[in-house]
RNA sequence: CCGUGCUAGACGGGGAGGUAGCGGUGCCCUGUACCCGCAAUCCGCUAUAGCGGGGUUUAAUUCCUGCCCGCGGCCGUUCAGCUUUGGGGUCUGCUCCGUGCAAGUGGUGUGGAAGGCCUGGUCCCGUGCGGCGCAAACUCACGAACCCCGUCAGGUCCGGAAGGAAGCAGCGGUAAGUGAGACUUUGCGGGUGCCACGGGAGCGCCGGGCCGGAGCUAACUGCCCGGGAAGCGCCUGGAGGUGGCGGUCAACGGCAGGUGCACGG
Numbered sequence: 001c002c003g004u005g006c007u008a009g010a011c012g013g014g015g016a017g018g019u020a021g022c023g024g025u026g027c028c029c030u031g032u033a034c035c036c037g038c039a040a041u042c043c044g045c046u047a048u049a050g051c052g053g054g055g056u057u058u059a060a061u062u063c064c065u066g067c068c069c070g071c072g073g074c075c076g077u078u079c080a081g082c083u084u085u086g087g088g089g090u091c092u093g094c095u096c097c098g099u100g101c102a103a104g105u106g107g108u109g110u111g112g113a114a115g116g117c118c119u120g121g122u123c124c125c126g127u128g129c130g131g132c133g134c135a136a137a138c139u140c141a142c143g144a145a146c147c148c149c150g151u152c153a154g155g156u157c158c159g160g161a162a163g164g165a166a167g168c169a170g171c172g173g174u175a176a177g178u179g180a181g182a183c184u185u186u187g188c189g190g191g192u193g194c195c196a197c198g199g200g201a202g203c204g205c206c207g208g209g210c211c212g213g214a215g216c217u218a219a220c221u222g223c224c225c226g227g228g229a230a231g232c233g234c235c236u237g238g239a240g241g242u243g244g245c246g247g248u249c250a251a252c253g254g255c256a257g258g259u260g261c262a263c264g265g
Base pairs, nucleotide, nucleotide: 001265002264003263004262005261006260009057010056011055012030013029014028015027020046021045022044023043024042034054035053036052037051038050063258064257065256066255067254068253072249073248074247075246076245077244079243080242082240083239084238085237086236087235088234093232094231096227097226098225100223101222103221104220105219106217107216108215115211116210117209118208119207120206121205122204123200124199125198126197127196128195129193130192132189133188134187135186136185137184138181139180140179141178142177148173149172150171151170156165157164158163
């Protein structure tokens, strides 16, 4: 150095949790690396740390140790953001309301601002006028079998006759009433009127004349003061998750080293 046989060892590992502690079952990560029984109202052990039974493989690139890498988990953070929730608050920036100012914008103004004087309207009362609607009068037409009028054919009645009487229909007119209709007149009413006259009231608003001679207004922006509210900003407490930083455990992998026994050649 090689061959044969045996043995220690190996036949997944890790995280959190649980536990006085160590493993396992269960959950999670990595990964594919024996089997059976027990096990979370736990199962089995005692720093020599699963228990019981069976099987495979082997002194090695497979076992052991150290170092490196770092899938993943956990912890912390007075760091940086995000989401959400509780509290506060008239301090306070916004949002809301009111008084005032008049810097800006706008409107208006020498075709004359503010202001002053005079006056008119709007408002109330009275007297009128007009208009609309309704009703009545009025005009025309229709309109009474009889109980309205006039005339009354025919017929009827009185009379010897002459002549009278009442009177239906028809015709004409009229009353109650019906219909149509312009003017005019009267009465009533109102969601009536750039209406007139007289009187009254008079804060405000609108207008006109004269004086005056350049502003007035406060709609918007802005500013001061006051007030309200708590939606945002602000202060504060909590929760969740992301990133950074720190710590810890750590699979797989890489590197280096170490490690039996017997026999034979």

A computed fold for a 265-nucleotide RNA from a Syntrophomonadaceae bacterium, annotated as Bacterial large signal recognition particle RNA. Its Rfam family is "Bacterial large signal recognition particle RNA". The family's RNA type in Rfam is non-coding RNA gene. From the family's description: The signal recognition particle (SRP) is a universally conserved ribonucleoprotein involved in the co-translational targeting of proteins to membranes. Model confidence (mean pLDDT): 76 of 100.